[in-house]
C1' cells in the first nucleotide's frame, strides 16, 4: 500500500429499522457477633467520531480515527 472485520454501562458480551438488553462489577439494604455468600432495590450509555437516508438507525450509506487478522 490494498483487503476483511471489530469499537456500545468499570469489565465481558446480545439485541432483521420501532428508542437499548443480559452476565459481572459498583453502591445501598436484607442476613450474620462480624465477613463472605444468598436475597432485594437502584445508578451508570445519546452506542469511536461527523454527515447522509428515513416518521423513525446500535442497525442502511459515506468519510475519518483507533485496535486486529489477511495479502504484497
Nucleotide at each position: 500500500a490494498c483487503u476483511a472485520g471489530a469499537g456500545a454501562a468499570g469489565u465481558g458480551u446480545a439485541a432483521c429499522g420501532g428508542u437499548u438488553a443480559c452476565a459481572u462489577g459498583u453502591c445501598a439494604g436484607u442476613c450474620u457477633c462480624a465477613u463472605a455468600a444468598u436475597c432485594u432495590g437502584a445508578a451508570g450509555a445519546u452506542a469511536g467520531u461527523a454527515g447522509g437516508u428515513u416518521c423513525g438507525a446500535c442497525u442502511c450509506c459515506u468519510a475519518u480515527c483507533u485496535c486486529u487478522g489477511g495479502u504484497a
Molecule: transfer RNA
Organism: Navicula ramosissima